[in-house]
Model confidence (mean pLDDT): 81 of 100. A computed fold for a 169-nucleotide RNA from a pig gut metagenome, annotated as Lysine riboswitch aptamer. It matches the Rfam family "Lysine riboswitch aptamer". Rfam's curators write: Riboswitches are metabolite binding domains within certain messenger RNAs that serve as precision sensors for their corresponding targets.
RNA sequence: CAAUAGAGGUGCAAAACACAUCAGUAGCGCAUUACAAGUCAAUCGGGGCUGUUCACGGUGCGUAAAAGGGUUUUUUGCCGAAAACAAAGGAAACCGAUUUUUGCUUUGUUUGGGUAUGUUUGCGAACAGCGGCAUAACUGUCAUCAUAAAUUUGAUGGAGUGCUAUUGU
Numbered sequence: 001c002a003a004u005a006g007a008g009g010u011g012c013a014a015a016a017c018a019c020a021u022c023a024g025u026a027g028c029g030c031a032u033u034a035c036a037a038g039u040c041a042a043u044c045g046g047g048g049c050u051g052u053u054c055a056c057g058g059u060g061c062g063u064a065a066a067a068g069g070g071u072u073u074u075u076u077g078c079c080g081a082a083a084a085c086a087a088a089g090g091a092a093a094c095c096g097a098u099u100u101u102u103g104c105u106u107u108g109u110u111u112g113g114g115u116a117u118g119u120u121u122g123c124g125a126a127c128a129g130c131g132g133c134a135u136a137a138c139u140g141u142c143a144u145c146a147u148a149a150a151u152u153u154g155a156u157g158g159a160g161u162g163c164u165a166u167u168g169u
Stems, first nucleotide, its partner, number of pairs: 001168006009079001011078006018071002027063007037050004041099006082111008091102003112139002115136004120132004141158006
């Protein structure tokens, strides 16, 4: 230097079943009121659909979801596992322009890992949860120093392109 195999542990990610939440919400039906517009993410233009056979909106009654997110269990793949941010390029939301949202690909940067806290920030129905930021100790690993009945203990510091083991050059 290269290859192979490993370790960190409330370890990472994915999938499936079930459960709770979403929510007595959206939608639908009836009654009543009320008015001429309403709607297809926002604006402009265009094009549709619904509406004086009363739509949209308000109130009452009846009926009544789903997705995303979450939890347990199981299975699978793994240890830059994975995550975030930025840029570029595509796709979708009726068509065009701009914006926004969702998701995909490539490149670059950052993060060893999980936990807790924060009247912090983004997403989210949420006080759940996830992510960013900050702080705190914990933990694994290596280096240095000291110590030690020798695989001990302690202090300081670094980062995963790291660390350990084997093999080859």